[in-house]
Context: one part of a larger RNA
RNA sequence: UGACAGGGGCACGCACAAGCGGUGGAGCAUGUGGUUGAAUUCGAUGCAAAGCGAAGAACCUUACCAAGGAUUGACAUGCCGCAAAUCUUUUUGAAAAAAAGAAGUGCCUUCAAGAAUGUGGACACAGGUGGUGUAUGGUUGUCAUCAGUUCAUGCCGCAAGGUGUUGGGUUAAGUCCCGCAAUGAGCGCAACCCUCAUGUUUAGUUGCCAUAAGAGUUUGGAACCCUGAACAGACUAUCUGUGUUAAGCUAGAGGAAGUUGAGGAUGAUGUCAAGUCAUCAUACCCCUUACACCCUGGGUGACACACAUGCUACAAUGGCUAGGACAAAGAGUUGUGCCCCCACGAGGGCAAGCUAACCUCAAAAAACUAGCCUCAAUUUGGAUUGCAGGCUGCAACUCGCCUCUAUGAAGUAGGAAUUGAUAGUAAUCAUCGAUCAGCCAUACGGUGGUGAAUUCGUUCUCGGACCUUGUACA
Numbered sequence: 001u002g003a004c005a006g007g008g009g010c011a012c013g014c015a016c017a018a019g020c021g022g023u024g025g026a027g028c029a030u031g032u033g034g035u036u037g038a039a040u041u042c043g044a045u046g047c048a049a050a051g052c053g054a055a056g057a058a059c060c061u062u063a064c065c066a067a068g069g070a071u072u073g074a075c076a077u078g079c080c081g082c083a084a085a086u087c088u089u090u091u092u093g094a095a096a097a098a099a100a101g102a103a104g105u106g107c108c109u110u111c112a113a114g115a116a117u118g119u120g121g122a123c124a125c126a127g128g129u130g131g132u133g134u135a136u137g138g139u140u141g142u143c144a145u146c147a148g149u150u151c152a153u154g155c156c157g158c159a160a161g162g163u164g165u166u167g168g169g170u171u172a173a174g175u176c177c178c179g180c181a182a183u184g185a186g187c188g189c190a191a192c193c194c195u196c197a198u199g200u201u202u203a204g205u206u207g208c209c210a211u212a213a214g215a216g217u218u219u220g221g222a223a224c225c226c227u228g229a230a231c232a233g234a235c236u237a238u239c240u241g242u243g244u245u246a247a248g249c250u251a252g253a254g255g256a257a258g259u260u261g262a263g264g265a266u267g268a269u270g271u272c273a274a275g276u277c278a279u280c281a282u283a284c285c286c287c288u289u290a291c292a293c294c295c296u297g298g299g300u301g302a303c304a305c306a307c308a309u310g311c312u313a314c315a316a317u318g319g320c321u322a323g324g325a326c327a328a329a330g331a332g333u334u335g336u337g338c339c340c341c342c343a344c345g346a347g348g349g350c351a352a353g354c355u356a357a358c359c360u361c362a363a364a365a366a367a368c369u370a371g372c373c374u375c376a377a378u379u380u381g382g383a384u385u386g387c388a389g390g391c392u393g394c395a396a397c398u399c400g401c402c403u404c405u406a407u408g409a410a411g412u413a414g415g416a417a418u419u420g421a422u423a424g425u426a427a428u429c430a431u432c433g434a435u436c437a438g439c440c441a442u443a444c445g446g447u448g449g450u451g452a453a454u455u456c457g458u459u460c461u462c463g464g465a466c467c468u469u470g471u472a473c474a
Stems, first nucleotide, its partner, number of pairs: 001474002003471003007468003012463002015458002020420004026312008034303002042053002064298003068294002073125001077124002079121005088101005107114001127287002130285003136281002138276003141272001143270001148187006154163003167178003193264004198232007208221003235258001241249002301440001314414001318373006330361003335354002340349003380411001385406002388403004427450007
C1' cells in the first nucleotide's frame, strides 16, 4: 500500500420492513443434468449456465450415426490435352452417381490462338464446425450507471509511498460550497443525442371537416383532430422559511411539465487466465483414399428420474350464451388477400383493391347490458385418448399445425424455502412483428386497454461505496 475481520462509524440500494402478485404442490410447454443409445452433434455450469448460442431441427439446416459412393476433390489459382456451350433419351440405383446412345454449332479472329463453359490428366495445393479461448485479435457478460480511477508540477518521507482524492456541510453523483502544502488537469458523473408529455408558426394528401344522401364518385374548407418540419418552453428562474453571507434543503405560486419531468441510448481505471478458435479472423499442433467431400435413411424429438424458466388452472370478483362499444403500434407484391358463394368448422371456390395515412391483415379483448348455472370435482379444469377431416410441403411414420365430434386425468390455493416490482408501476386484458413453405411461439421483441396497495423507518439479512481500528496474510 492492499486484502481480510461473526471490529467501529457514516450513507445508499425493492437489501430488509409495509403492502400486492408469484415460484416451490398439479397438468402441460421449453431448456439442462443424468440414464439409455449406432448416434442421441457441439458449446454455455453460483450470482453472471439452464424459453441460453437457436429471430423458428420433418428433408435441407446438420456439425452426429448407419449404409452407399468418389479422391486435385463440393470450392480457389496455376499447367497440359480434348470438346463450344447447351438440350435430351434409355438402363441400373434409395439417391449420389455409373453405363450406353441421339441431336447440334455459336462469339472473336492475325486462321496460330483467345474468351466463356464442360471434361480428362499430373502436380503445386484445396479442404477440416479437428485441438488449444491457459498462444491471440475482435466481441460479450459481470461487479455497475456503482462513483470512482489516475496524471503533471510542487511539498513531506532514507524508502516502499503519502499529499492532491482527507476534514466541515451538501448531492443521485470525487455534485457543488467552505477550509486545507498543495495548485491544476485527464478518464468517468452531469450535459450535448433519441422517444414521450405542452404550445406557436408553417404545410395540408391518401388523413380531418363539410356538401350529397340508401351508398359512392364529386365539390369545397384549413377552424378542430391528426401527420410532417422549424422553433419556444424548465433554469432552483421567482417568492417564503432555513443554512455560514455559501453550496444547498423546505413549502407554495404560476405552469402542460418542478427540481435529474418520464423512459432509452450511453458502461471510467480495473476484476473474474469469466465466455466465445462453432460468426469471423488468426499462431502453433494434428488429419490428407481421410478428422476433408457427395448422397439416402436415421438422430439432435429417446425416458425410471432430478433441476430451471414459463403457460393453463384449481372457479361465482367466476363459467357459458346473446348483444351493441372503445385502441395503439406494426407488416404486406414469390406478398396481403376484401366482398360474394360453399362448408358445423379448420378451410375451399371465384376474385376486387393495394408497392400502402388510400387497399388488406383486422375480430381488439378484458370492460358494459341481458339471461342461464348455485358451490358440486360441477355448465370448474382442460391433460390424455378414439374416429373423421383441413392446410403447408417432393414427403407429415419416427417428428408439423389446425378443425369437428366423442373422451374428460390431476388440480379444492401449494412444506421448508424463494422471487418480482415504488405509478400509468404491479396485476390483468388483448394486439402486432422478426425468424418463417409450414410450425411444435405458452418463447423473444414491441404496442396499447383497464388499473391498485404500501413505504413507520434503517434494529436485523444481502450487496457494493467512503473514513477509521486491528492483523502471526500478500